[in-house]
RNA sequence: GGGUCGGUAGCUCAGUGGUAGAGCAGGAGCCUUUUAAGCUCAAGGUCGUGGGUCCGAUCCCCACCCGACCCA
Numbered sequence: 001g002g003g004u005c006g007g008u009a010g011c012u013c014a015g016u017g018g019u020a021g022a023g024c025a026g027g028a029g030c031c032u033u034u035u036a037a038g039c040u041c042a043a044g045g046u047c048g049u050g051g052g053u054c055c056g057a058u059c060c061c062c063a064c065c066c067g068a069c070c071c072a
Base pairs, nucleotide, nucleotide: 001071002070003069004068005067006066007065010024011023012022013021018055027041028040029039030038048064049063050062051061052060
């Protein structure tokens, strides 16, 4: 330098065009003599950045940034 894959909550990951979810962690409550476990609830997101297409983009297209791997 070229190619492939990936970047979504604190972490691990879903989500193939119609206003983004789960598990774990953290918070509150219930339960328990207490802790742990269990149950319930709430909170937590400029979806890597910037453009484009579209009535509408996490999703499609382009460029760039970061990471992993392959080729040279």
Transfer RNA from Candidatus Uhrbacteria bacterium GW2011_GWE2_46_68, 72 nucleotides, folded computationally. Its Rfam family is "tRNA". The family's RNA type in Rfam is transfer RNA. Rfam's curators write: Transfer RNA (tRNA) molecules are approximately 80 nucleotides in length. NCBI's taxonomy places the organism under Bacteria, Bacteria candidate phyla, Candidatus Uhriibacteriota. Model confidence (mean pLDDT): 83 of 100.